Model confidence (mean pLDDT): 81 of 100. This is a predicted structure of a 73-nucleotide RNA (transfer RNA) from Candidatus Saelkia tenebricola. It matches the Rfam family "tRNA". The literature on the family includes a 1993 paper in Trends Biochem Sci by Hou, "The tertiary structure of tRNA and the development of the genetic code". Rfam classes the family as a transfer RNA. About the family: Transfer RNA (tRNA) molecules are approximately 80 nucleotides in length. The source organism's lineage runs through Bacteria, Pseudomonadati, Candidatus Omnitrophota and Candidatus Saelkia.
RNA sequence: GCCCCCUUAGCUUAAAAGGAUAAAGUACAGGCCUCCGAAGCCUGGAAUGGAAGUUCAAUUCUUCCAGGGGGCA
Repeated sequence: GCCCCCUUAGCUUAAAAGGAUAAAGUACAGGCCUCCGAAGCCUGGAAUGGAAGUUCAAUUCUUCCAGGGGGCA
């Protein structure tokens, strides 16, 4: 220098022939329980890397940028 792949709650992963309230585990906060904790049960907050484009509608498609990984030279 060229090519390919990935980026979604704090962390790990779903969801996508474009449409539904973006789901779960874990973590965190509150409550119940308990003599107190742990465990268990219930509830809650929290995310689509950034900017444009296409579309009635974008997490999903296109372009550029950023970060990470891989291949070739």